RNA sequence: ACUCCUCUGAGGGAGUAUAAAUAGUCCUUAGGCUCAGAGCGUUACAUUUAUGUAGGUGGAA
Repeated sequence: ACUCCUCUGAGGGAGUAUAAAUAGUCCUUAGGCUCAGAGCGUUACAUUUAUGUAGGUGGAA
């Protein structure tokens, strides 16, 4: 410097051309590392099976 952990910004972490991961404080949750926003994924219901509506892990330090 770039790439990755859903997207933007910030933080945390990893890797070096690859896109994964036993990392990312700890446990927990179907819910993705965290926060704000989003509402992609995930969940419930309906249903013409592709969409619509609703909701958007929780706790502790």
Molecule: Pistol ribozyme
Organism: unclassified sequences